[in-house]
RNA sequence: CCGGAUAAUCGCAUCCUUCGGGAUGAGGAAAGUCCGUGCAUCCAAGGACAGAUCGCCGGAGAAACUCCGGACGGCGUAAGCCGGUGGAAAGUGGCACAGAAAAUAUACUGCCGAUGGACAUUUAUGUCACAGGCGAGGGUGCAACGGUGAGUUAAGAGCUUCACCGGCGGUAUUGAGAAAUACCGGCCAGCUAAACCCCGAUCGGAUGCAAGAUUGAAUCAAGCGUUUGAGGUGUCCGCCGAGCUUGGAAAAAUCGCUAGAGAUUGGGAGUAAUUCCAAUACCAGACAGAUGAUUAUCGAGGUAUACAACCUUUACAGAACACGGCUUAUAGG
Numbered sequence: 001c002c003g004g005a006u007a008a009u010c011g012c013a014u015c016c017u018u019c020g021g022g023a024u025g026a027g028g029a030a031a032g033u034c035c036g037u038g039c040a041u042c043c044a045a046g047g048a049c050a051g052a053u054c055g056c057c058g059g060a061g062a063a064a065c066u067c068c069g070g071a072c073g074g075c076g077u078a079a080g081c082c083g084g085u086g087g088a089a090a091g092u093g094g095c096a097c098a099g100a101a102a103a104u105a106u107a108c109u110g111c112c113g114a115u116g117g118a119c120a121u122u123u124a125u126g127u128c129a130c131a132g133g134c135g136a137g138g139g140u141g142c143a144a145c146g147g148u149g150a151g152u153u154a155a156g157a158g159c160u161u162c163a164c165c166g167g168c169g170g171u172a173u174u175g176a177g178a179a180a181u182a183c184c185g186g187c188c189a190g191c192u193a194a195a196c197c198c199c200g201a202u203c204g205g206a207u208g209c210a211a212g213a214u215u216g217a218a219u220c221a222a223g224c225g226u227u228u229g230a231g232g233u234g235u236c237c238g239c240c241g242a243g244c245u246u247g248g249a250a251a252a253a254u255c256g257c258u259a260g261a262g263a264u265u266g267g268g269a270g271u272a273a274u275u276c277c278a279a280u281a282c283c284a285g286a287c288a289g290a291u292g293a294u295u296a297u298c299g300a301g302g303u304a305u306a307c308a309a310c311c312u313u314u315a316c317a318g319a320a321c322a323c324g325g326c327u328u329a330u331a332g333g
Stems, first nucleotide, its partner, number of pairs: 001333002004298007012025005027316001031327002034325005039208005051203005056070005071085001072083004086198002091196002093192003108138002110134003115131002117128005146165005151159001166188002168185007212255004220247005231240003263280007299313005
């Protein structure tokens, strides 16, 4: 991606009919109802706050927890696959257990003790570990205040000492942009925003076609009326004379209902998503719900292979207002 094909017979549903008959009749998911719309009814209708949703860049699209192309990150030898990916250098909070310490670290272990101090003596060395210095080693943890190596030092340490690597910031260049590359600066800053929060963008709400609209018999109920005349008719005078009006309402009827953000074919634009143009035809519309069965031929699969023969044709499933996505199910090819 496809989801057997054709023909005949019988049957069902809708529509048409010259009443003979004719035309059409499930899906890639019709499913889940997870997102987004159209459409309908009700509520709201100004402003602010609160709230909700979204969050790399560009494009597509009516919109979307949608799609396409790209950036960055992770994984992979690779083809490629995956990613709800603004801000932790504005503030507040959290970081179990373990551990000295979970953030302007030093209450474990440890190193030093140059300098000052005490003591000893062979008087320039030793001892002590008192002041003091260190944050390197061990250990804990998902995570320990950049990493590795060298230099320096009493011992040490990014230590305005060095090399390489990583991060952050600045400048320049390239690019439409996300960003990339180069150079510079010891600037070195823990993680968490799917915690509050900050920044930016967007936003009326609820219920779903059994929405909802129109018509509406009978029974029934209410009001008015029967010579104090309802109602009808008529320009008026007048004439007729017992019902009239309203409510309510049938698993009632009609509409909504299927001609469309469609379909098929061809052509153009674009890497693509998608879009534009032309032609063609009209292609389920029930209301407890039709869309099925049989036969034949072909196709497909199986019996290890070929021919014959034989067998199977079996999946998931099944419209109910419609459309765009996502997800899930799926024999066989």